[in-house]
Context: one part of a larger RNA
Molecule: small-subunit ribosomal RNA, central domain
Organism: uncultured bacterium
C1' cells in the first nucleotide's frame, strides 16, 4: 500500500466549539462542458509477455508477423451522473409566535439539624474504645444532662430503574444575571447542512503557587494492640490536605470500556416532560421528546446487542496491526515543580 478491524481479544480521541479539507435535499428547469463517456488523428522505442509461422535433430534459444499495453496529447461530439453559473421549491437547517419541565451555570443573602470548642447550671466516678484489651480522657470534676455563645463544613426526609448538562459533573431556601432542551403552530428565511486534520476552550480527584480559613474527617507521623515479625488491617491521637479567592496542573476503570450525524428495520411493558381526541367526569385512545427492562428478525467467537443496535446503509474524524522490552530511552513542545504530550530501537519469546 491492498485489506481486515476497534462493547469484553490490539484498537473510539475525556468532552465541546470550530478552520482547512471531505461529503451533501428536491425540480424529467436553463446554460457551460472541468470530471465522465465515445469517435478520429498522433503517439505509446527495441527487447520482454501472449498468439500465428519459420530456423538450429528437439527444447531452451533465436528470426519474422500480429495482437496487447494509456490518469497520454490534439481535435470533434454526447450531457444521464458529479462539478461550475443562473432560476425556482420546502420535506433538512434556522427564525418567529404560544406553552411546559428541570440538583444546567454564575453570584449574593438566609436557614435548621448534627459534630467540636468555650462559658454557666445540675451531678459523681468513671468515660471511651475493642474480638478482648491497652494507649487516651477524668476528683484541677470528665462522660451524661440543661441553658447560652463561637466557628467551619455538609445539606437528612423529599430521593425515584427520576431530572438537568457536551463531558467533567450538578441536590437546603430566596433572589440577581444567564445557557440549553422539549411540545404546539406553520407566519418567515430558503440547503444557510453533516463531519472536522491542525487550532481554541472546558475538563473529577490528587498535586503545585500566593493569601485567607480550619468544625469534622484525615495521607505522613506518634503511641496502644495483634503477630514469629506487622514499616498493615483494629484502637487513641494527629499535620498537610479537604473549604474560600486568584493562578497553575490537564490526568482517571474521564466507562455505555460502545466517536458524531442521518435514514430505514416485529412487538410488549414501566417511568419522565409536552400535545391532541373522547367523556359531564373517572376513563380510554392517538402522538412527539427523554430514560429503563424484556424480546422477533438480523448480528455476534461466545457473552450478549436488538428503534437509546453491537441490525441494514451512507458521510466525515480518531485509532489498531503478536507478547515482553515500554508508555521506557532520546529529541522536541508544555509545566514553578510533580510531571504531561509526542514516542522508538537493540535484545528476547
Nucleotide at each position: 500500500c491492498u485489506g481486515g478491524g476497534c462493547g469484553u481479544a490490539a484498537a473510539g480521541g475525556g468532552c465541546g466549539c470550530g478552520u482547512a479539507g471531505g461529503c451533501g435535499g428536491c425540480c424529467a428547469c436553463c446554460g457551460c462542458a472541468a470530471g465522465u463517456c465515445a469517435a478520429u488523428u498522433g503517439u505509446g522505442a527495441a527487447a520482454u509477455c501472449u498468439c500465428c509461422g519459420g530456423g538450429c535433430u528437439u527444447a531452451a534459444c533465436u528470426c519474422g508477423g500480429a495482437a496487447a499495453g494509456g490518469u497520454c496529447a490534439a481535435c470533434u461530439g454526447a450531457u444521464a451522473c458529479u462539478g461550475c453559473g443562473g432560476g425556482g421549491c420546502u420535506a433538512g437547517a434556522g427564525u418567529g409566535c404560544a406553552g411546559a419541565a428541570g440538583g444546567g451555570g454564575c453570584a449574593a443573602c438566609u436557614g435548621g439539624a448534627a459534630u467540636u470548642c468555650u462559658c454557666g447550671g445540675u451531678g459523681u466516678a468513671g468515660c471511651g474504645g475493642u474480638g478482648a484489651a491497652a494507649u487516651g480522657c477524668g476528683u484541677a470534676g470528665a462522660u451524661a444532662u440543661c441553658g447560652a455563645g463561637a466557628g467551619g463544613a455538609a445539606c437528612a426526609c423529599c430521593u425515584g430503574a427520576g431530572g438537568c448538562g457536551a463531558a467533567g459533573g450538578c441536590g437546603a431556601c430566596u433572589u440577581u444575571c444567564u445557557g440549553g432542551c422539549c411540545u404546539a403552530u406553520a407566519a418567515c428565511u430558503g440547503a444557510c447542512g453533516c463531519u472536522g486534520a491542525g487550532g481554541c476552550g472546558c475538563g473529577a480527584a490528587a498535586g503545585c503557587g500566593u493569601g485567607g480559613g480550619g468544625a469534622g474527617c484525615a495521607a505522613a507521623c506518634a503511641g496502644g494492640a495483634u503477630u514469629a515479625g506487622a514499616u498493615a488491617c483494629c484502637c487513641u491521637g494527629g499535620u498537610a490536605g479537604u473549604c474560600c479567592a486568584c493562578g497553575c496542573c490537564g490526568u482517571a476503570a474521564a466507562c455505555g470500556a460502545u466517536g458524531c450525524a442521518u435514514a430505514c428495520u416485529a412487538g410488549g411493558u414501566g417511568u419522565u416532560g409536552g400535545g391532541g381526541a373522547u367523556u359531564c367526569g373517572a376513563u380510554u385512545c392517538c402522538u412527539c421528546g427523554g430514560u429503563g427492562c424484556c424480546g422477533a428478525a438480523g448480528u455476534u467467537a461466545a457473552c450478549a446487542c436488538a428503534g437509546u443496535a453491537a441490525g441494514u446503509a451512507u458521510g466525515c474524524c480518531g485509532c489498531c496491526u503478536g507478547g515482553g522490552g515500554a508508555g521506557u530511552a532520546c529529541g522536541c513542545u508544555c509545566g514553578c515543580a510533580a510531571g504531561a504530550g509526542u514516542g522508538a530501537a537493540a535484545c528476547u519469546c